[in-house]
């Protein structure tokens, strides 16, 4: 320098191809209950600029363009 993949909650991921209700799962965290206490279990709850910016559209995590970071391949 060229090509490809990945980027979504504190952490690990799904959803994206084929646009549409309030963005979801596990874990973590908070509160409560069970226990003498801890562990553990159960119940309820909290947490997201969907990497950044722009465009298309009635409507974008999803489509288009540019950029950034990481990884891989080639020169």
């Nucleotide at each position: 320098c060229a090509g490809a993949a990945u980027g979504u909650a504190g952490c690990g991921c799904a959803g994206c191809c084929c646009g549409g209700c309030u963005a979801g799962c596990g874990u973590a965290c908070u509160u409560g209950a069970a226990u003498g206490g801890g562990g553990u279990u159960c119940a309820a709850g909290u947490g997201g600029u969907c990497g950044c910016g722009g465009g298309u559209u009635c409507a974008a995590a999803u489509c288009c363009c540019g950029c950034c970071a990481u990884u891989c391949u080639g020169a």
The RNA shown here (transfer RNA) has 75 nucleotides and comes from a Candidatus Cloacimonadota bacterium. The coordinates come from a structure-prediction model, not an experiment, and the mean pLDDT is 82. It was read from a public genome assembly. It matches the Rfam family "tRNA". It is annotated as a transfer RNA. Lineage of the source: Bacteria > Pseudomonadati > Candidatus Cloacimonadota.